Transfer RNA from a Candidatus Woesearchaeota archaeon, 72 nucleotides, folded computationally. Taxonomically the source falls in Candidatus Woesearchaeota (Archaea, Nanobdellati). Rfam family: tRNA. The family's RNA type in Rfam is transfer RNA. The sequence is in RNAcentral, with records from ENA. The prediction has a mean pLDDT of 82.
């Protein structure tokens, strides 16, 4: 150079056009003489960047940027 796949709360994945959801971490209470361990609740991501497309876009289309494989 060229191909493909990936990129979404701290973390690891969901969501194949219609209010982003989950587990785990966290914060607060419950329970215990006390921790873990369970219980209930809460905060937290404008979906990597910039555009386009649509009544609506993590999701479809361009560039671009980082990673991972793979061609020459």
């Nucleotide at each position: 150079g060229c191909c493909u796949g990936a990129g979404u709360g701290g973390c690891u994945u969901a969501a194949u056009g219609g209010u982003a959801a989950a587990g785990c971490a966290c914060c607060a209470u419950c329970u215990u003489g006390g921790u873990a361990a369970g219980g209930u609740g809460g905060a937290g991501a404008u979906u990597g960047c910039g555009g386009g497309u649509u009544c609506a876009a993590a999701u479809c289309c361009c560039g671009c940027c980082u990673c991972a494989g793979g061609c020459u």